[in-house]
Context: one part of a larger RNA
RNA sequence: GAACGAACGCUGGCGGCAUGCCUAACACACUGCAAGUCGAACGAAGGCUUCGGCCUUAGUGGCGCACGGGUGAGUAACGCGUGGGAAUUUGCCCUUGGGUGGGGAAUAACCGCUGGAAACGGCGGCUAAUACCGCAUAAUGUCGCAAGACCAAAGAUUUAUCGCCAAAGGAUGAGCCCGCGUAAGAUUAGGUAGUUGGUGAGGUAAUGGCUCACCAAGCCGACGAUCUUUAGCAGGUCUGAGAGGAUGAUCAGCCACACUGGGACUGAGACACGGCCCAGACUCCUACGGGAGGCAGCAGUGGGGAAUAUUGGACAAUGGGCGAAAGCCUGAUCCAGCCAUGCCGCGUGAGUGAAGAAGGCCUUAGGGUUGUAAAACUCUUUCACCAGGGAAGAUAAUGACGGUACCUGGAGAAGAAGUCCCGGCUAACUCCGUGCCAGCAGCCGCGGUAAUACGGAGGGGACUAGCGUUGUUC
Numbered sequence: 001g002a003a004c005g006a007a008c009g010c011u012g013g014c015g016g017c018a019u020g021c022c023u024a025a026c027a028c029a030c031u032g033c034a035a036g037u038c039g040a041a042c043g044a045a046g047g048c049u050u051c052g053g054c055c056u057u058a059g060u061g062g063c064g065c066a067c068g069g070g071u072g073a074g075u076a077a078c079g080c081g082u083g084g085g086a087a088u089u090u091g092c093c094c095u096u097g098g099g100u101g102g103g104g105a106a107u108a109a110c111c112g113c114u115g116g117a118a119a120c121g122g123c124g125g126c127u128a129a130u131a132c133c134g135c136a137u138a139a140u141g142u143c144g145c146a147a148g149a150c151c152a153a154a155g156a157u158u159u160a161u162c163g164c165c166a167a168a169g170g171a172u173g174a175g176c177c178c179g180c181g182u183a184a185g186a187u188u189a190g191g192u193a194g195u196u197g198g199u200g201a202g203g204u205a206a207u208g209g210c211u212c213a214c215c216a217a218g219c220c221g222a223c224g225a226u227c228u229u230u231a232g233c234a235g236g237u238c239u240g241a242g243a244g245g246a247u248g249a250u251c252a253g254c255c256a257c258a259c260u261g262g263g264a265c266u267g268a269g270a271c272a273c274g275g276c277c278c279a280g281a282c283u284c285c286u287a288c289g290g291g292a293g294g295c296a297g298c299a300g301u302g303g304g305g306a307a308u309a310u311u312g313g314a315c316a317a318u319g320g321g322c323g324a325a326a327g328c329c330u331g332a333u334c335c336a337g338c339c340a341u342g343c344c345g346c347g348u349g350a351g352u353g354a355a356g357a358a359g360g361c362c363u364u365a366g367g368g369u370u371g372u373a374a375a376a377c378u379c380u381u382u383c384a385c386c387a388g389g390g391a392a393g394a395u396a397a398u399g400a401c402g403g404u405a406c407c408u409g410g411a412g413a414a415g416a417a418g419u420c421c422c423g424g425c426u427a428a429c430u431c432c433g434u435g436c437c438a439g440c441a442g443c444c445g446c447g448g449u450a451a452u453a454c455g456g457a458g459g460g461g462a463c464u465a466g467c468g469u470u471g472u473u474c
Base pairs, nucleotide, nucleotide: 001474002473003472004471006470007469008468009467010466013346014345015344016343017342018341020338021304026302027301028300031299032298033297036063037062038061041060042059044057045056046055047054048053070257071256072255079182080181081180082179083178084177085176088174089173093170094169095168096167098165099164100163101135103133104132110125111124112123113122114121115120141150142149143148155162156161183229184228185227190220191219192218195217196216197215198214199213200212201211202210232254233253235251236247237246238245239244259280260279261278262277263276282293283292284291285290310336312335313334314333318332319330320329321328322327349379350378351377352376359370360369361368362367383415385410386409387408388407389406393401418463419462420461421460422459423444424443425442429458430457431456432455433454439446440445
């Protein structure tokens, strides 16, 4: 000098665009909301009816809830970056050629009885389906050298379609493997028994000690194994002429986590933030028998801290889920609110104006300086204010923002300047007070009776809606 997710002190007019718990991955309000949707899959109940039908929905069923959003605790690792690879899978979507036959048994809802404080159940009876199960059909599918064996389906409707099943190809997503790169410590030198390899088996979508049995005794390490400490990684960001150093907020990519630890279920996909089970800690309810919960979602609260915002509006746009659609949901998102936290822009007036007014300060008492500064006169009206009009963003309709931006008119210099410094480095000097005191200070150093260094004043310098200090990085 530059930079900052900054903080603190003093000060503070407006706008645009950004940013905003860096600390306790601390606890969270029986605070609200953040994931639903489909009646064109199904029965039923209730309501309305012009008896044509329509509406609402608890339940069964389908799809979604694995996305989107948060956080960085863990992780020194194929986690990430980059470049390759083969032994895989992929719902919805696209393309292609096929198929969609005929049956059956249940069950929730509902009804009856009943347990419990509640959460939630139990027994009996009835019923439907795109829910469930046989049979048939069976290749280009699977297994097999072959012969052969085996595997499927679901209907709905307003008759236009939307679906369903098996297969092939694509696209997209995901899993796996490898080369190279990826912090510090040797005051960590040896580490390792599923350990290293093989055979066989199991397991997986798939390779593999991934797991198991047996066999062999390997494998890693001074090119730093192991251990310890620290840390999410990267595109980037800051700085720097560069090389490099530091860093990883916001934005976009990957990973990991979801009270702590473990586990699987469902599913195309999870070992699942707002799913399940077990254990633990904590909180809450209880009739003491037993139950409920998980903000590292958006707001918000307590706590910690130098420190970080509203319990706001809207689905109008963009995108997502469901739906044939209308539409519904969406704290994603778009907006608004708060904060000079940052960047950028603008304003706080312009011209004339010497009796160089008054006042202040200094003085050699003559004067000098503040200073064209003020007053006064002549103008202007940005921003703010008042009044009127009023968008684009949306496409036939639909605008939260918002009567916003913007435009026009009006009044009046009117409503709008501070902070730090002035010994040298370093731009800027005098007086008074103080008297090694009080104090200053980044370094050198000032202060013990004339202090340009402390405190005040006048004057001056620098920057300016900011200025200075502190912290951190280069």

Annotation:
This is a predicted structure of a 474-nucleotide part of an RNA (small-subunit ribosomal RNA, 5' domain) from an uncultured prokaryote. The coordinates come from a structure-prediction model, not an experiment, and the mean pLDDT is 87. Rfam family: Bacterial small subunit ribosomal RNA. Its family is annotated with structural constituent of ribosome and ribosome in the Gene Ontology.